[in-house]
RNA sequence: GGGGGGAUGGUGUAGCUGGAAACACGUCGCCUUGGCAUGGCGAAGACCAAGGGUUCAAAUCCCUUUCCCUCCA
Numbered sequence: 001g002g003g004g005g006g007a008u009g010g011u012g013u014a015g016c017u018g019g020a021a022a023c024a025c026g027u028c029g030c031c032u033u034g035g036c037a038u039g040g041c042g043a044a045g046a047c048c049a050a051g052g053g054u055u056c057a058a059a060u061c062c063c064u065u066u067c068c069c070u071c072c073a
Stems, first nucleotide, its partner, number of pairs: 001072007010025004019056001027043005049065005
C1' cells in the first nucleotide's frame, strides 16, 4: 500500500430481507429471610465510531474519515 471483518446501555452480544433497538451479566428498588446468599417481580441505562448522501422513513443501503482484528505484498 491492497483485500476481508468489526465499532450498538457499565460489560459481552443480537438486531441478516430499511418501519417505535432486544437478550444475558452487572446496577438500583420491592418481595422472600432473624440476617446473608439464592430465587421472584419491577425500574433506570445505548439518539447505534464520526461526517455526508439516498429515502416518507437508515443501526441496516451508498461515499469519506478514525480506531481495532485478520490476510496479502
A computed fold for a 73-nucleotide RNA from a Thermoproteota archaeon, annotated as transfer RNA. The prediction has a mean pLDDT of 83. Its Rfam family is "tRNA". About the family: Transfer RNA (tRNA) molecules are approximately 80 nucleotides in length. NCBI's taxonomy places the organism under Archaea, Thermoproteati, Thermoproteota. RNAcentral records the identical sequence in 2 taxa. The sequence is in RNAcentral, with records from ENA.